[in-house]
RNA sequence: GCCCGGAUGGCGGAAUAGGUAGACGCAAGGGACUUAAAAUCCCUCGAAGGUAACUUCGUGCCGGUUCGAUUCCGGCUCCGGGCA
Numbered sequence: 001g002c003c004c005g006g007a008u009g010g011c012g013g014a015a016u017a018g019g020u021a022g023a024c025g026c027a028a029g030g031g032a033c034u035u036a037a038a039a040u041c042c043c044u045c046g047a048a049g050g051u052a053a054c055u056u057c058g059u060g061c062c063g064g065u066u067c068g069a070u071u072c073c074g075g076c077u078c079c080g081g082g083c084a
Base pairs, nucleotide, nucleotide: 001083002082003081004080005079006078007077010026011025012024019067028044029043030042031041032040046057047056048055049054060076061075062074063073064072
């Protein structure tokens, strides 16, 4: 230099013929149970604003296509692999 794969919550990791982003697990918080704890069970768990209802933003970064993009297209960054 060329080619291929990848980047999603605090962590791991799903979701693709474009249609509510965040399944599932771990971690964390609250509760039940217990004399107390462990285990188990139930609920919550991206960010900002708001008393709340709710609103806006959020899939590495910058653009493009589209009514609509994690998904398609272009460029770039980083990680892994292959060729030279």
This is a predicted structure of an 84-nucleotide RNA (transfer RNA) from Gammaproteobacteria bacterium DTU040. Its Rfam family is "tRNA". Its family is annotated with triplet codon-amino acid adaptor activity in the Gene Ontology. Model confidence (mean pLDDT): 82 of 100. Taxonomically the source falls in Gammaproteobacteria (Bacteria, Pseudomonadati, Pseudomonadota).